[in-house]
């Protein structure tokens, strides 16, 4: 220094190709079941989608820019 890949709840992801209500497990509350404890079921909270910009009726998605990170090569 060049190239590429990724950033989405607390943790590990999916959804991007084909814009159109932001999701799945596990964790977290709460309630039934148990004598507790473990389970197990039912509900429910929890995100401005890494950051700035454009483009569009409309953006996680498309485009530009920066930031972090890993993987390649020199």
């Nucleotide at each position: 220094c060049a190239g590429a890949a990724c950033a989405u709840a607390g943790c590990g992801c999916a959804g991007c190709u084909u814009g159109g209500u932001a999701g799945c497990g596990c964790a977290g509350u709460g309630g039934u079941u148990u004598u507790g404890g473990g389970a197990a079921c039912c509900a429910c909270a929890g995100g401005u989608c890494g950051c700035a910009g454009g483009u569009u009726c409309a953006a996680a998605u498309c485009c530009u820019g920066c930031u972090g990170u890993u993987c390649u090569g020199a």